[in-house]
RNA sequence: GCAGGGGUAUCCGAGUCAGGUCAAAGGAGCGGGACUUAAGAUCCCGUGUCGUAGGACUACGAGGGUUCAAAUCCCUCCCCCUGCACCA
Numbered sequence: 001g002c003a004g005g006g007g008u009a010u011c012c013g014a015g016u017c018a019g020g021u022c023a024a025a026g027g028a029g030c031g032g033g034a035c036u037u038a039a040g041a042u043c044c045c046g047u048g049u050c051g052u053a054g055g056a057c058u059a060c061g062a063g064g065g066u067u068c069a070a071a072u073c074c075c076u077c078c079c080c081c082u083g084c085a086c087c088a
Base pairs, nucleotide, nucleotide: 001084002083003082004081005080006079007078010028011027012026020068029047030046031045032044033043034042048057049056050055061077062076063075064074065073
């Protein structure tokens, strides 16, 4: 350099093909509670920010575009993995 795959929340990891029901499955971790003398295990609830709540705002590597609407489609760039090629 070429080809293919990938980057999602604290971490792992679905979702992308075929846009909307997504603050986004599931698991771990963490917080609270139940149980226990206590801890572990198990069960329940919560876990972006703000709010008592209804809800609002922000977010999927970075930036831009299309659209009423983008994690999802398009463009450029960055990074990681695999294979091939190249070089001293």